Description
Bacterial large signal recognition particle RNA from an Acidimicrobiia bacterium, 268 nucleotides, folded computationally. Its mean pLDDT, the model's own confidence on a scale to 100, is 80. It matches the Rfam family "Bacterial large signal recognition particle RNA". For this family Rfam cites "SRPDB: Signal Recognition Particle Database" (Rosenblad et al., Nucleic Acids Res, 2003). Rfam classes the family as a non-coding RNA gene. The RNAcentral record of the sequence draws on ENA. Lineage of the source: Bacteria > Bacillati > Actinomycetota > Acidimicrobiia.
[in-house]
RNA sequence: GUGUGCUGAGCGGGGCGCUAGGGGUGCCCUGAACCCGAAACCCUCUUCAUGCGGGGCUGAUCCCCCGCCCGAGGGCGUUCGUUGGUCAGAAAGCAGCGGGAAGGCGGCGUUGAAGGUCGGGUCCCGAACGGCGAGAGGUUCGUGAACCGGGUCAGAUCCGAAAGGAAGCAGCCCUAAGCGACGCUUCCCGGGUGUUCCGGGGUAGCUCGACUGGAGUCGCCGACUCGAAGAGCUCUGGCUGCCGGCCACCCGAAGGCGGGGUGCACAC
Numbered sequence: 001g002u003g004u005g006c007u008g009a010g011c012g013g014g015g016c017g018c019u020a021g022g023g024g025u026g027c028c029c030u031g032a033a034c035c036c037g038a039a040a041c042c043c044u045c046u047u048c049a050u051g052c053g054g055g056g057c058u059g060a061u062c063c064c065c066c067g068c069c070c071g072a073g074g075g076c077g078u079u080c081g082u083u084g085g086u087c088a089g090a091a092a093g094c095a096g097c098g099g100g101a102a103g104g105c106g107g108c109g110u111u112g113a114a115g116g117u118c119g120g121g122u123c124c125c126g127a128a129c130g131g132c133g134a135g136a137g138g139u140u141c142g143u144g145a146a147c148c149g150g151g152u153c154a155g156a157u158c159c160g161a162a163a164g165g166a167a168g169c170a171g172c173c174c175u176a177a178g179c180g181a182c183g184c185u186u187c188c189c190g191g192g193u194g195u196u197c198c199g200g201g202g203u204a205g206c207u208c209g210a211c212u213g214g215a216g217u218c219g220c221c222g223a224c225u226c227g228a229a230g231a232g233c234u235c236u237g238g239c240u241g242c243c244g245g246c247c248a249c250c251c252g253a254a255g256g257c258g259g260g261g262u263g264c265a266c267a268c
Stems, first nucleotide, its partner, number of pairs: 001268006009058003012030005020046005034055004063261007073251003077247001079245003083241008093233002097227004103221006115212008123201004128196001129194002132190002135187005140181004149174004157166003
C1' cells in the first nucleotide's frame, strides 16, 4: 500500500416553549434527513444530564473537533408609528341642557283676544242638619225562682166529735232581678263622613260667571345668540396590550473557507 472481518462513530441540526436543570413529545426555521412503539395534570435522565424501548443500514478520509465569513429564523431591550383598554387633566369646538330670538307651521279670537274689576268654587276654622260606627236609657216581645216571690193549690199532713178550718209540696198561671231579640225612640261620644246648609277667614295658582276692554293670544319647530354644568365625541399626558418599522445585544440552522485528529485483527 491492497484485500477481508470488526470496533469507535454516523443515519440531522437550531430557536421558542416546558423544566430546578438536560433531552424528547409540542410550535417554528433550515434541510438529502433509517424503520417501529409510548409520551402534557407527559416520557426519560441529573451537570460525564444533549432522550427511552425494540430493530435495521453504512462503517474508518466513514467520521469527529476548532477558528473565520455569510446568514434563514428566533429571543430580549430602547425608540417611532397605527390601534385597543385604563387613569389623570383641559375646556376651544360638536353633541346633550337652560334662557333669548329673526322666521315658519298650527289652534283659538270682532259670534269679541290679551289685560282689568267684581263675585262664586277649589283651601282653612266653627256651628247646624244628615249619614255611619260605638255605648247608655226608654218602649215592645220572649225567657226567667227545687225551698228562702205571688195566685190557684190535686194528693198527703195538721187542728176539730162534726160542720169546717190552717199551713202548703208537685202541677198550672203570673212576676222580680237578670238575660236575649228585632224594630222604634231619646241621650252622649267619635271620624280619612256629606253633590246639604249657615257664619268667619283666606284667595298665590287654576277654574266658572258677570261687567269692562277692543286685537291679539297660545302651542310646536327654530337659523342665530347668551349661559351653566359635566366630560359622551375632542385634545394632552401616564401605564398597559396587539400589529408594523429602525437600531443595539444575544442564540443561531443551512452554506463557504482554513486547520487538526482518525482505531484493532489477519493475509499478501